This is a predicted structure of a 95-nucleotide RNA (SAM riboswitch aptamer (S box leader)) from Megasphaera hominis. The sequence is in RNAcentral, with records from MGnify.
[in-house]
């Protein structure tokens, strides 16, 4: 600095209290979260195919609870509001 971020996608074993990136929520967790390992899967980006639409998964990275869990700052609907839609800010992964 571009691009994407409403879809996918598990078990086992060691560990033993937090853990979901920061803030408030609000969720996950002794029915063992979180971390490591191991052996799958998914395919988001390089990558192979292809005119596209799409397939592929050998191989680099990623990733495998909730939309980036949701909000926050701005702006517009609706107005008591509750909601909602756009757009930033952070973040997170790829080139």
């Nucleotide at each position: 600095u571009c691009a994407u971020c409403c879809a996918g996608a598990g078990c086992a074993g060691u560990c033993g209290a937090g853990g979901g990136a920061g803030u408030g929520g609000c969720c996950c967790u002794a029915u063992g979260a979180c971390a490591c390992u191991g052996c799958g899967g998914c395919a988001a980006c390089c990558c192979c195919c292809a005119c596209c639409c799409g397939g592929g998964a050998a191989g680099g990275u990623g990733c495998u609870a909730a939309c980036u869990c949701c909000a926050a700052c701005g702006g517009a609907a609706g107005g008591u509001a509750a909601u909602u839609c756009c757009g930033g800010c952070a973040g997170a992964u790829g080139a």